[in-house]
Molecule: FMN riboswitch aptamer (RFN element)
Organism: Aquibacillus sediminis
């Protein structure tokens, strides 16, 4: 110490207050929330050369729900395992692939999809005494990925 492989750990937040009603955290007023990687004119820290300052190389931390992509749910079903006298068939796990929501205006500026301000908009499936981004459940699950460690060529 590259590709690559393996191990361990980590890996999602949210209806206050009120109205109607037999019944609603599901309707209405209102409140609240924002996974992972990237990008980029975010902000901050340390700060080389130089006498100092400004500026500033380099490094580190941080920075988008609505820009690019990923993940969860759903569809799908290669393949594998088990049961079955082989088989037909059944059960379980499950790769590829598919589906997959939402932003404008103004400001600053050389430049804004990321800064500042304002106003908008979006949110799987199943369940429910009444329709759910926020309750309950699948889920003590899965997972993008992050951190640490091990092996490993020249």
């Nucleotide at each position: 110490g590259a590709a690559u492989u393996c191990c361990u750990u980590u890996g999602g937040g949210g209806c206050a207050g009120g109205g109607u009603g037999u019944a609603a955290u599901u309707c209405c007023c209102g409140a609240c929330c924002g996974a992972c990687g990237g990008u980029g004119a975010u902000g901050g820290g340390u700060g080389u050369a130089c006498g100092u300052g400004a500026a500033g190389a380099a490094c580190c931390c941080u920075c988008a729900g609505u820009c690019c992509g990923u993940g969860a749910c759903c569809c799908g079903g290669a393949a594998c395992a088990c049961a079955g006298u082989c088989a037909a068939u059944g059960u379980g796990u499950g790769a590829a692939g598919g589906u997959g929501g939402a932003u404008u205006u103004g400001g600053u500026g050389a430049g804004a999809a990321a800064c500042c301000a304002a106003a908008a908009c979006c949110g799987a499936c199943a369940g429910u005494u009444a329709a759910a981004g926020u309750c309950u459940g699948g889920a003590u699950g899965g997972g993008a990925a992050a951190a640490g460690g091990a092996a490993a060529a020249a």